The RNA shown here (SAM riboswitch aptamer (S box leader)) has 104 nucleotides and comes from Paenisporosarcina antarctica. The source organism's lineage runs through Bacteria, Bacillati, Bacilli, Caryophanaceae and Paenisporosarcina.
RNA sequence: UUCUUAUUUAGAGCAGGUGGAGGGACAAGCCCUAUGAUACCCGGCAACCGAUUCAAUUUUGGACACGGUGCUAAUUCUUGCAGCUUAUUGCUGAGAGAUAAGAA
Numbered sequence: 001u002u003c004u005u006a007u008u009u010a011g012a013g014c015a016g017g018u019g020g021a022g023g024g025a026c027a028a029g030c031c032c033u034a035u036g037a038u039a040c041c042c043g044g045c046a047a048c049c050g051a052u053u054c055a056a057u058u059u060u061g062g063a064c065a066c067g068g069u070g071c072u073a074a075u076u077c078u079u080g081c082a083g084c085u086u087a088u089u090g091c092u093g094a095g096a097g098a099u100a101a102g103a104a
Base pairs, nucleotide, nucleotide: 001104002103003102004101005100006099007098008097013042016041017040018039022032023031024030026080027079028078029077043072044071045070048068049067050066052063053062054061055060076096081093082092083091084090
């Protein structure tokens, strides 16, 4: 990098530290941001994989948060394609993106 499977409306600092101008994948929109963004550290959330453990039992459910990740504005901020529709709108599904685990 590609493929497969699963998840994607919950949760997490409205005065923590460093540091200073951009950021929200892409495009459009709409937002966040010197009342300090992005990033890093610390803290926190969650529980995908492993470890440990309980119950059942041949594979599943629960607990825990020790290790590997992940996440910590707005539904994945909304739309992007298709179908239906009360057609200015709304609903459903897909696609795209993200994360985990496995494979090449």
The RNAcentral record of the sequence draws on Rfam.